[in-house]
Molecule: small-subunit ribosomal RNA
Organism: uncultured prokaryote
RNA sequence: AGAGUUUGAUCAUGGCUCAGAUUGAACGCUGGCGGCAUGCCUUACACAUGCAAGUCGAACGGCAGCACGGGGGCAACCCUGGUGGCGAGUGUCGAACGGGUGAGGAAUACAUAGGAAUCUACCCUGUCGUGGGGGAUAACGUAGGGAAACUUACGCUAAUACCGCAUACGACCGAGAGGUGAAAGCGGCGGACCGCAAGGCGUCGCGCGGCUGGAUGAGCCUAUGUCCGAUUAGCUACUUGGCGGGGUAAGAGCCCACCAAGGCGGCGAUCGGUAGCUGGUCUGAGAGGACGACCAGCCACACUGGGACUGAGACACGGCCCAGACUCCUACGGGAGGCAGCAGUGGGGAAUAUUGGACAAUGGGCGAAAGCCUGAUCCAGCAAUGCCGCGUGGGUGAAGAAGGCCUGCGGGUUGUAAAGCCCUUUCAGUGGGGAAGAAAAGCAGUGGGUAAAUAGCCUGCUGUGUUGACGUUACCCACAGAAGAAGCACCGGCUAACUCCGUGCCAGCAGCCGCGGUAAUACGGAGGGUGCGAGCGUUAAUCGGAAUUACUGGGCGUAAAGCGCACGUAGGCGGCUCGGUCAGCCGGAUGUGAAAGCCCUGGGCUCAACCUGGGAAUUGCAUUCGGUACUGUAUAGCUAGAGUUUGGUAGAGGUAAGUGGAAUUUCGGGUGUAGCGGUGAAAUGCGUAGAUAUCCGAAGGAACAUCAGUGGCGAAGGCGGCUUACUGGACCAAAACUGACGCUGAGGCUCGAAAGCGUGGGGAGCAAACAGGAUUAGAUACCCUGGUAGUCCACGCCCUAAACGAUGUCAACUAGACGUUGGGAGCCUUAAGGAACUUAGUGUCGAAGCUAACAGCUUAAGUUGACCGCCUGGGGAGUACGGCCGCAAGGCAAAAAAUCAAAGGAAUUAACGGGGGCCCGCACAAGCGGUGGAGCAUGUGGUUUAAUUCGCUGCAACGCGAAGAACCUUACCAGCCCUUGACAUCCUGUGAACUUUCUAGAAAUAGAUUGGUGCCUUCGGGAGCAUGGAGACAGGUGCUGCAUGGCUGUCGUCAGCUCGUGUCGUGAGAUGUUGGGUUAAGUCCCGCAACGAGCGCAACCCUUGUCCUUAGUUGCCAGCACGUAAUGGUGGGAACUCUAAGGAGACUGCCGGUGACAAACCGGAGGAAGGUGGGGAUGACGUCAAGUCAUCAUGGCCCUUAUGGCCAGGGCUACACACGUACUACAAUGGUCGGUACAGAGGGCUGCAACCCCGCGAGGGUGAGCCAAUCCCAGAAAACCGAUCUCAGUCCGGAUUGGAGUCUGCAACUCGACUCCAUGAAGUCGGAAUCGCUAGUAAUCGCGGAUCAGCCAUGCCGCGGUGAAUACGUUCCCGGGCCUUGUACACACCGCCCGUCACACCAUGGGAGUUGGCUGCACCAGAAGUAGGUAGCUUAACCGUAAGGAGGGCGCUUACCACGGUGUGGUCAAUGAACUGGGGUGAAGUCGUAACCAAGGUAACCGUA
Repeated sequence: AGAGUUUGAUCAUGGCUCAGAUUGAACGCUGGCGGCAUGCCUUACACAUGCAAGUCGAACGGCAGCACGGGGGCAACCCUGGUGGCGAGUGUCGAACGGGUGAGGAAUACAUAGGAAUCUACCCUGUCGUGGGGGAUAACGUAGGGAAACUUACGCUAAUACCGCAUACGACCGAGAGGUGAAAGCGGCGGACCGCAAGGCGUCGCGCGGCUGGAUGAGCCUAUGUCCGAUUAGCUACUUGGCGGGGUAAGAGCCCACCAAGGCGGCGAUCGGUAGCUGGUCUGAGAGGACGACCAGCCACACUGGGACUGAGACACGGCCCAGACUCCUACGGGAGGCAGCAGUGGGGAAUAUUGGACAAUGGGCGAAAGCCUGAUCCAGCAAUGCCGCGUGGGUGAAGAAGGCCUGCGGGUUGUAAAGCCCUUUCAGUGGGGAAGAAAAGCAGUGGGUAAAUAGCCUGCUGUGUUGACGUUACCCACAGAAGAAGCACCGGCUAACUCCGUGCCAGCAGCCGCGGUAAUACGGAGGGUGCGAGCGUUAAUCGGAAUUACUGGGCGUAAAGCGCACGUAGGCGGCUCGGUCAGCCGGAUGUGAAAGCCCUGGGCUCAACCUGGGAAUUGCAUUCGGUACUGUAUAGCUAGAGUUUGGUAGAGGUAAGUGGAAUUUCGGGUGUAGCGGUGAAAUGCGUAGAUAUCCGAAGGAACAUCAGUGGCGAAGGCGGCUUACUGGACCAAAACUGACGCUGAGGCUCGAAAGCGUGGGGAGCAAACAGGAUUAGAUACCCUGGUAGUCCACGCCCUAAACGAUGUCAACUAGACGUUGGGAGCCUUAAGGAACUUAGUGUCGAAGCUAACAGCUUAAGUUGACCGCCUGGGGAGUACGGCCGCAAGGCAAAAAAUCAAAGGAAUUAACGGGGGCCCGCACAAGCGGUGGAGCAUGUGGUUUAAUUCGCUGCAACGCGAAGAACCUUACCAGCCCUUGACAUCCUGUGAACUUUCUAGAAAUAGAUUGGUGCCUUCGGGAGCAUGGAGACAGGUGCUGCAUGGCUGUCGUCAGCUCGUGUCGUGAGAUGUUGGGUUAAGUCCCGCAACGAGCGCAACCCUUGUCCUUAGUUGCCAGCACGUAAUGGUGGGAACUCUAAGGAGACUGCCGGUGACAAACCGGAGGAAGGUGGGGAUGACGUCAAGUCAUCAUGGCCCUUAUGGCCAGGGCUACACACGUACUACAAUGGUCGGUACAGAGGGCUGCAACCCCGCGAGGGUGAGCCAAUCCCAGAAAACCGAUCUCAGUCCGGAUUGGAGUCUGCAACUCGACUCCAUGAAGUCGGAAUCGCUAGUAAUCGCGGAUCAGCCAUGCCGCGGUGAAUACGUUCCCGGGCCUUGUACACACCGCCCGUCACACCAUGGGAGUUGGCUGCACCAGAAGUAGGUAGCUUAACCGUAAGGAGGGCGCUUACCACGGUGUGGUCAAUGAACUGGGGUGAAGUCGUAACCAAGGUAACCGUA
């Protein structure tokens, strides 16, 4: 410090997710030791039991219990406060600390800094005092009540308990005079003196009282800061202030009476929700954000609510009273209780410990002290909860062991790892030793102080000596032995780490993207590896990354985002100058900012964690002293901002009134006749009752052609005939004046298209709704005919628009060029005018800079300033609820749950378009012939079957694999058999191999049997073959063509597909390859930020067409010769044909024209051939997971007495039907019969077979010739010449069937071909639709070949014969190429995608209501308590001539008030019947395609009805 994820790819926007650190954690797996920390975050839920606050006998009366002493008694035992002491009691101090918890509380709190009107026990300083009396009361005793708790009456008694009196200050009250107000004693020691004694007395110590000051602690006040919500906007009656009282320790409406009407609030009052606050903790570079366990400070609370008492201090956790809930006891009358103290229990929960030890230390209470008490505290126990440290061994050790795993079978890896050998012993174990935490007190000695004192007391020093829970302590030593001690997660990318097996969209994984559908590095296991390590992962949570709330540090034209527009309040901001001030601002100083923590630096535990000393820091607040540039402030001025005045100018600026013509419609009249109208085509409609058309007249409403213009005006919405009236703003020019008067603008308020609403008018045209006609599968639409609201006017509402420049307003600055509107002052010109300048608008292009890009650019989206508004992923949703506005429609404002990992912007490439342009192709058109109808052949589907083996399935499957299914083939079926196998290699035994015959059987096979002993040899043996045996293995047309190679099809013989370098672009990419021409062609030329190159095109190759040369048999025969009935038959020839080798030839080369002086095209000449001459071979980058595992090869999987192998039989040939491809036809351009003629290319020894004979024929017999330019197949057929048939189901057509045969073959039944005789079906040219072909082509005619015993071949591949028609042309259909355009498509239009309905699930709104919480108002009620009153009752201290009084208590009563209650509201939450609204999600449901993306097939969208 970043990374993954939207896309085919890119940039940017934007969310989601990850890597880090952390935790009072929990869960899973695992677990050796120690140190230091930490440990109910949930029910402030309920609590059994024990303990957590007592102490003092040196305050007191006393003495229950214990011990001692004394006395009595024989003893049992009794008496005795005398002593140590001490239960209970009176009294003092403490109990308000310490400990716990965080419910409440948003301010009576906390933090920081200040303040004045206060109190403060114990403590300290100072000072004064401590005199003299009195009356009670508990304990106790006696007698009662009660179950108990407890309590009543009478009687006795003490005090440091209580009450007067005296005295009293600088205390308090009071203007003053004056008045008021205290106290308590106890103990130690002691010489004199007094006293019977106790003691007095003296002294010391402690205590007590008044006052002063301090310290400490506490109370009060002020300022500032301290969470969220405006879908909480107004709150307040003691409310705000004053005067006077009361009250308090103290100020104050704290309380009361009176008076006034204030106080708070957009700088957020009030209300609602949430929350203890802080030092700090976690995170972060910081600024911030989140948190507030442990430790420390403050606050609040103590079962819930209220209340006071006591006290220095409480409205009191282990006190009291009352009310309530709960629990317990009870004799039912009545009582008791409060763990949010320490342990512990139940409950809750994912979850949090021992009913431990000790007061040894530190601290606290009491005490003179010893001491007692102390669940504060110190320790121990439990828990890997966290942090830190240590260990689980070290060295050596290659035969690289065994085992595991992988393997290409060679090996690799685990791995020096182990074993083995040599060492060590931390920790744990056993035994032994052994600190520090302890200083005191006490005792002894010796100084000092007090004092009369060498008593006593206090105190310093020295010596001595007691006290340890932890504790079997830390630490040290010895002993034994590698001995007792390693796991967890991960390994697709992010992210370090890879293989095998299993599984087969299953099981499962997953933080995000995503894995899994038979070869999963992603699931599960294993091996290996990586990371961390007594831990490791997961979950939860916080910060970070996230500049993703942006102060530091973001944005708003199109991604989310500028209010529809103006005016203007508060607020914010504000021109120039002089001096003043110093609030902001800057600097110095002082105080404070607790400690701990963080940081730095020392020290102590062996280190570290941890502890500890010092420093720094604490960015803050306050006070004070300075500075004065800037801001502020008050004053004085200025004129550049702003405004006013004068004179002009342009304008659909606004409002009102009037007025004009054209057109539509309607009405009246005339002319006139059959249609009009409307559409893609029609129909509805109008018209013989006279329309349309045309002429004249009239009526009425609405809108204003031309001018008219990216022209003008206005803030926006918007504004258009003409005239008049009233009126707003702008601009220009030159002067004068005012003197900052300015800009923006939350709330507020005005205006605000269309639609819509209300009332009243108006209504020509147009036209929602509606009706009809069409279209359509449907058509609630588009089209047509009608037509009502409305559109118009007046008044009043509504307040929204894609209200858009998707661009807030104002100001300043920053190159230009070209238009246009308004104004100005000059110049030129006779003039309309021309050229230049300036200013205010309005446009186009464009530089710098800006932008993600597109774009924008003085009219900024550039560079700056001021102010406002708005945004923070998508959808849910601009929706719900509550509110405000509205007559309504609705508007404004505005969420959440659940859900997704994207949604969106700009640009790029491709693809697509019922987008455009250009251009090709038998693509259409023009033609010729077919298919689709018939019969048959063949293939396919389907069906059938034991099996009908398998594959192929739009073009690009279907006479395809198959260039030959009767057996074989054969893969299928049923059956009989074989199991190292029919086939290969290896080992071993035997035997030559092989062969004859017979039996059983369907055969395979089995049994019997005959002949036969081979070849080579270095004599050791070897090679080959057959057979038996064992195991490695063979074998598989079994699966996967979506694991593959190879081969092939297709687009397409279409003209394209790319690269290097350069350039442009942030980039994907572009350029080149686009453009102008041209071509069959990315063919060529020209131009050009491109220049070149490659694969394709073309050419090179084969064949064919012409000629030449060479050669001349088996081919040829012109001339010469011979010969025949005839024939190149023969001699010969080498001319011709031909054969087969080599050459020539054609290149737009030549001429003319067109074109750009190009490429090229058109025409022509010559030529056998002319513009690639014809044909073939040749198939770019790629596409279709195209086809083939059944040609072959091959990974993986599967079968192994079978999915392998052998055999015989059957099947692949089935048959209601459907489709494809052919053949033959339907006839006269023909059929039949007879005759005659002309090919090419092939094949032939298991072969082709001539002649001849036989047969009607298929064929048979015979076998000349030929291994082929020689012989044979082999008569080519259409054609031609004749004859016949004469339009018919025929002399057409030949299916089907019967019979008889031939041939092949082991065998023609299933299931062959052919021949003959007989039979003679459908069919009379074929619906919708559809195919081929542009010349030697189509059409038509025959011939050959492969395969092959034969053949279902009418197929396929070749060959020649005869031999046409047509192409105007590119509008349309199909396919393709290039350019361009749009795109929401990229699996790419067979795309994408919307809504209803149906189903499932999820969250949510409404809903009669119900329940609960909080709360307002009004009222009732009124415990305890306090205060006031008091006529009843009562009363020790004081007064008092004794009657009473003062004062008190009880009671009663008044006020306040908790609980409780009634009524009526508000608000929140939960729940919710019947029902209901929409929303979201969900591989394969329905309806459409009507909404959207292309002109999406009616351009789309916004507002409204």